[in-house]
Context: one part of a larger RNA
C1' cells in the first nucleotide's frame, strides 16, 4: 500500500463543542467539463487466456483474444457552478407551568459517633476463634442532663429518574441549563461528521489558607506464624471536608464512535398527547428474520445500507528508551529499535 477488521481474539479516542476538510433533501432553468457504450487509430517481446499441430507428457513453436492510449460521435442519465422555488431534514416560536438525585450559591434541620462539664453508681470495660496490647478507684464502662464541633443525610428508593461524559440523593429558597410532548405559526437545507484547537473530566496526588467528628495509607504496639514487613486486635499521622489554583489518569465499560434511513412481535416501566383505541420520546426483559467462530446481538443491533472521524496488523522487549510538548513535583501525552520466541 491493497485487502480485511475493531462487544469478548490486536483494535472505538474519557466526554462534549466546533475550525479546516470530507459528505449531503425535493423541483425547475442555464452553463460546463466528465463518465458508460459504439466506431476508428495506435500499441516491442515475454507473461496471461483460448485454440492448433507436435510430444508418453510438458517446454518450445504457430494463430487469435484480452488488458492499455488518443480521437470522433450519439441518446439519456449523473455531477458541479449560478439563478429561482419548495417543506419533509434542521432550527425558531407558542402552550404544558407537566416530570426529573441536571448544575450554582445561600440558609436551615433531626438522628448518630466523638469530646468536654455535671449527676447517679461501682469494678470492671473493651476486644477476639481464643487472647493480649489498650482503658479504669486521679472513679472508667453503663444510665441521665447540658454544651461543643465536624462529616454524612435513615425511611421514601425502584430493575426508577436526570446529565455530554465524569457523575448527581436531608429540607427550603436563589440563579441557570437541557431534553420531551402537543400546536403546525415562522425561517427555508441553515444539515451530518470532525484532523488540529478549546472546554469539562472519578479517585488518588500537589500548592496556599482554613477545618478536623468519624474513618484511616504511613508509623507504633498486641496477637497469629517456622517467619508474618500481611490477614485479626489496640492506637494513629497525612488524607478524607471547605475555598482557590494545579494534575489529566482509570475495568473513564455497554470492554460496543457519531449521524441518517429500513427491517416481526410479546411484555414491564418513566414522561407527555388523546374520550378511548392508540401514538411520540426514554429505560428494561423475552424473541422472528438476519448476523456471529461461538457466546450471544436482535427497532436502545453486534441485522440491512450510506456518510464522516478514531484505531488495529504475531508474542515479548514496551502503559519502555531517546527526543519533543505539558507539569511545582509526582508524572502525563506522543512513541521506537536492537535482541528474543
Nucleotide at each position: 500500500u491493497u485487502g480485511g477488521g475493531c462487544g469478548u481474539a490486536a483494535a472505538g479516542g474519557a466526554u462534549a463543542u466546533g475550525u479546516a476538510g470530507g459528505u449531503g433533501g425535493a423541483a425547475a432553468a442555464u452553463u460546463a467539463g466528465u463518465u458508460a457504450a459504439u466506431a476508428c487509430u495506435u500499441c516491442a517481446a515475454a507473461a496471461u487466456c483460448a485454440a492448433a499441430a507436435u510430444u508418453u507428457a510438458u517446454c518450445a513453436u504457430u494463430u487469435g483474444a484480452a488488458a492499455a492510449u488518443a480521437u470522433a460521435c450519439u441518446a439519456g442519465a449523473a455531477u458541479a457552478a449560478u439563478u429561482u422555488u419548495c417543506u419533509u431534514g434542521a432550527g425558531u416560536c407558542u402552550g404544558g407551568u407537566a416530570a426529573g438525585a441536571a448544575g450554582u450559591u445561600u440558609a436551615c434541620g433531626g438522628a448518630a459517633u466523638u469530646u468536654c462539664a455535671a449527676a447517679u453508681g461501682u469494678a470492671g470495660c473493651g476486644g477476639u476463634a481464643a487472647a493480649a496490647u489498650g482503658u479504669u478507684u486521679u472513679a472508667a464502662u453503663a444510665u441521665u442532663u447540658g454544651a461543643a464541633g465536624g462529616a454524612a443525610c435513615c425511611u421514601c428508593a425502584a430493575u426508577a429518574g436526570c446529565g455530554a461524559a465524569g457523575g448527581c440523593a436531608g429540607u427550603a429558597a436563589u440563579c441557570u441549563a437541557a431534553g420531551u410532548c402537543a400546536g403546525c405559526a415562522c425561517u427555508g437545507a441553515c444539515a451530518c461528521u470532525a484532523a488540529g484547537g478549546u472546554a469539562u473530566g472519578a479517585a488518588a496526588g500537589c500548592a496556599u489558607a482554613g477545618g478536623g467528628a468519624g474513618c484511616a495509607a504511613a508509623a507504633g504496639g498486641g496477637a497469629u506464624u517456622a517467619g508474618a514487613u500481611a490477614c485479626c486486635c489496640c492506637u494513629g499521622u497525612a488524607g478524607u471536608c471547605u475555598a482557590u489554583g494545579c494534575c489529566c489518569u482509570c475495568a473513564a465499560c455497554g470492554a460496543u464512535g457519531g449521524a441518517u434511513g429500513u427491517u416481526a412481535u410479546u411484555u414491564u416501566u418513566u414522561g407527555g398527547a388523546u374520550u378511548a383505541a392508540u401514538u411520540c420520546a426514554g429505560a428494561g426483559a423475552a424473541g422472528a428474520a438476519a448476523u456471529u467462530a461461538a457466546c450471544a446481538u436482535g427497532u436502545u443491533a453486534a441485522a440491512c445500507a450510506u456518510c464522516c472521524c478514531g484505531c488495529c496488523u504475531g508474542g515479548g522487549a514496551a502503559u519502555u528508551a531517546c527526543a519533543a510538548u505539558c507539569g511545582c513535583a509526582a508524572g502525563a501525552u506522543u512513541a521506537g529499535a536492537a535482541c528474543u520466541c

Predicted 3D model of a 341-nucleotide part of an RNA (small-subunit ribosomal RNA, central domain) from Paludicola aquanigra. The prediction has a mean pLDDT of 81. RNAcentral holds the full RNA, with entries from ENA.